[in-house]
RNA sequence: CUGUACUAGACGGGGAGGUAGCGGUGCCCUGUAACCUGCAAUCCGCUAUAGCAGGGUUUAAUUCCAUCUAGAGGCUCGUGUUUUGUGGGGCUGCCCUGAAAAAGUGGUGUUGAAGCCUAGGUCCUGCGCAAUAGAAGCUCAUGAACCCCGUGAGAUCCGGAAGGAAGCAGCGGUAAGUGAUAACUUUUGUGUGCCGCGGGGGUGCCUAGGUAGAGCUAACUAUUCAGGUAACGUCCAUGGAUAUGUGUCGAAGGAUGGUGUACAG
Numbered sequence: 001c002u003g004u005a006c007u008a009g010a011c012g013g014g015g016a017g018g019u020a021g022c023g024g025u026g027c028c029c030u031g032u033a034a035c036c037u038g039c040a041a042u043c044c045g046c047u048a049u050a051g052c053a054g055g056g057u058u059u060a061a062u063u064c065c066a067u068c069u070a071g072a073g074g075c076u077c078g079u080g081u082u083u084u085g086u087g088g089g090g091c092u093g094c095c096c097u098g099a100a101a102a103a104g105u106g107g108u109g110u111u112g113a114a115g116c117c118u119a120g121g122u123c124c125u126g127c128g129c130a131a132u133a134g135a136a137g138c139u140c141a142u143g144a145a146c147c148c149c150g151u152g153a154g155a156u157c158c159g160g161a162a163g164g165a166a167g168c169a170g171c172g173g174u175a176a177g178u179g180a181u182a183a184c185u186u187u188u189g190u191g192u193g194c195c196g197c198g199g200g201g202g203u204g205c206c207u208a209g210g211u212a213g214a215g216c217u218a219a220c221u222a223u224u225c226a227g228g229u230a231a232c233g234u235c236c237a238u239g240g241a242u243a244u245g246u247g248u249c250g251a252a253g254g255a256u257g258g259u260g261u262a263c264a265g
Stems, first nucleotide, its partner, number of pairs: 001265006009058003012030004020047005035055005064258006073249003077245004082241007093232001095228006103221003106217003115211008123200006129193002131190007139180004148173004156165003
């Protein structure tokens, strides 16, 4: 150095969590290498030699071990020009309401502003008048078989006669009633009207006259003050995502080195 056989070793690894600590089942990342079965989160099994029990494969090396490198990924803490959710704040913006004031716009004003004075109205009330609604009367028409009136054919009654009496129908008129509607009269009523007269009242508004001589107004914008509202903006707190920094653990990969026994050649 080669061959054969055997053995130590190896047959995934890691993170968080859990645990006094270690590993496993479970979750996550990476990876595909002979592993398989049983146990197991209300845990299972161990003790710094740290899964236990059983079965199996592989082999002294590019596969085992050590060191270095590498750096997927996870976790902690912090920051943020980023994004999103939740809660709170009306002592701030936005928005809304009210008040003040009068810069701008607008309206009005020498065809006289504001102010002042006088006389009135609007307001309340008394009386009257008108209107209006109703009722009644008046007027006209109709209207009584008889128990209303006048007249009263015929007929009836009384009388010797002359004459008289009552009186149906009819005609005319009227009462109660019914109907008609214009005017007229009487009467009752009224948030009808201000038409007249009087009293009261006087904050505001309006009208007329006089005085006066340039402003007045507050609709909109702006300003000031007070109040309200958590939808938006903003502030505070908190959670998630993402980016980044620190720390920590750390797989695959790569490099270097180390490494058992027996026999034979």

A computed fold for a 265-nucleotide RNA from Clostridioides sp., annotated as Bacterial large signal recognition particle RNA.
Lineage of the source: Bacteria > Clostridia > Peptostreptococcales > Peptostreptococcaceae > Clostridioides.
It is recorded under the gene name ffs.